[in-house]
């Protein structure tokens, strides 16, 4: 100098003018003043929790999540650290990574054969049997080294071995059992023994194991409370009208007036001080946890956070809160610190 990996920030500045809106104040009630006002994702609503409200002795089943171990955490499918495997020279980076010897099932085309092995081409003809021109050919048979299909072919490599051949047989790698050592474990091991291999591959196919999980959501939910219609209840009334009529008796229902409840418009709480920032100690590798000291940081409901103007540069990306936190994925113009890795070259 190149190339590249990881982590964290920032996301136009200054100033002047008009606005919008929480909240203190002050008011002659018209306003006026000081003060606060979006983001790292406020998004996707994909997981977790805190809040409410309904349900709800316990257990099971049913239906759904999660899945290698530890530890963090309020909890989580999130995070650290750690095994296991994959890629990269590296820094690092990915992985649903329980269980296929409890069952069931699948594995397309090709291919003989997709798991109770099997034999297309190929190899042998030792041992039987027939035939021969005595070279041999034929049937019975034997094989899985080699070809060939295929995403995958019944352990690989070398020696023996044999008719040819094969874990037939041995050596070494590889498998799997069983024990020892290390580790909380998950797993490791150039530590012992046993076994010639008995154990293709899918569980984001049923299924098994394990653990977890009530439903609904701030339009959740409480709480004041008109007008109108309807209800309940008391009082008053010309003993009145209309109906069951021929007539009386009785019942229904029709009027003011108050009273009572439930409930609509409307308002008001929830509603933003919190698992809460930001500093410093301390324990831990970290995730995080403890303390101490400091801050107060939008809270609206037709629902605010804008416009203009001057300057400046690097010419401003992606986007807009609506009960709240803790994650995750997604989007994203440009820039800025910081650890690190390769590679070339000077000294």
């Nucleotide at each position: 100098g190149g190339a590249g990996u990881c982590g964290g920030c920032c996301g136009g500045g200054c100033a002047g003018c008009c606005g919008c809106u929480g909240u203190c104040c002050c008011u002659u009630c018209g306003g006026g003043g000081a003060u606060g006002g979006a983001g790292g994702a406020a998004a996707g609503u994909c997981c977790g929790g805190g809040c409410u409200c309904c349900a709800c002795a316990g257990g099971g089943c049913a239906g759904g999540g999660u899945g290698c171990c530890a530890g963090g955490u309020a909890a989580c499918g999130c995070c650290u650290g750690g095994g296991g495997g994959g890629c990269g020279u590296g820094a690092g980076c990915c992985c649903a990574c329980g269980g296929a010897a409890a069952g069931u099932g699948c594995c397309a085309c090709a291919g003989a054969a997709a798991a109770c092995a099997u034999a297309c081409c190929g190899c042998c003809u030792a041992a039987g049997c027939c035939c021969u021109u005595c070279g041999g050919g034929g049937c019975c048979g034997g094989u899985a080294a080699g070809g060939g299909u295929g995403a995958a072919a019944a352990g690989g490599u070398g020696c023996g071995g044999u008719a040819a051949g094969a874990g037939c047989g041995c050596a070494c790698c590889g498998c799997g059992c069983g024990g020892g050592u290390g580790g909380c474990a998950a797993c490791a091991c150039g530590c012992c023994g046993c076994g010639g291999c008995a154990c293709g591959g899918c569980a984001a196919a049923c299924c098994c194991c394990a653990c977890c999980c009530g439903g609904a959501g701030c339009a959740a939910g409480a709480c004041c409370a008109a007008a109108u219609a309807g209800g309940g209840g008391a009082a008053c009334g010309a003993u009145g009208g209309u109906g069951c009529g021929g007539c009386c008796c009785g019942c229904a229902c029709c009027g003011u007036u108050c009273c009572c409840g439930g409930g609509u418009a409307g308002g008001u709480c929830g509603c933003u001080c919190g698992a809460g920032g930001c500093g410093c100690a301390c324990g831990g590798c970290g995730a995080c946890g403890u303390g101490c000291g400091u801050c107060c940081c939008a809270g609206a409901u037709g629902a605010a956070u804008g416009g203009c103007u001057g300057u400046c540069c690097a010419c401003g990306a992606c986007a807009g809160a609506a009960c709240c936190c803790g994650g995750c994925u997604u989007a994203c113009a440009g820039g800025c610190c910081g650890a690190c890795u390769c590679c070339c070259u000077u000294u």
Annotation
Bacterial RNase P class A from a Thiohalomonadaceae bacterium, 347 nucleotides, folded computationally. A source record names the gene rnpB. The sequence is in RNAcentral, with records from ENA.